[in-house]
Predicted 3D model of a 92-nucleotide RNA (c-di-GMP-I riboswitch aptamer) from Thermovorax subterraneus. The sequence was found by an Rfam model in a public genome assembly. Its mean pLDDT, the model's own confidence on a scale to 100, is 88.

RNA sequence: CGCCGAAAAGGGCAAACCUGUCGAAAGGCAGGGACGCAAAGCCAUGGGCCUACGGCUCUCUUGAAAAGGGCUACGGUCGCCAGGCUGCCGGC
Repeated sequence: CGCCGAAAAGGGCAAACCUGUCGAAAGGCAGGGACGCAAAGCCAUGGGCCUACGGCUCUCUUGAAAAGGGCUACGGUCGCCAGGCUGCCGGC
């Protein structure tokens, strides 16, 4: 430097769920809690997925408003995949 994670040591992170809080929502953050994780450390760059305040459009209506349907990321997810950056221990 590259590949790998069977056993081990010291440790690390923390899904669901609950509480509080921010947000239109998806979701984030903090505390509790552990399903799991060798990058479950970091980056939304490509794809996927989630959401749709606003915007466009349709229905309804004499016309509108309200309500509802459809589309839309400029919102989110790195614990979906790929890519990039960094890194502990051990084996080869």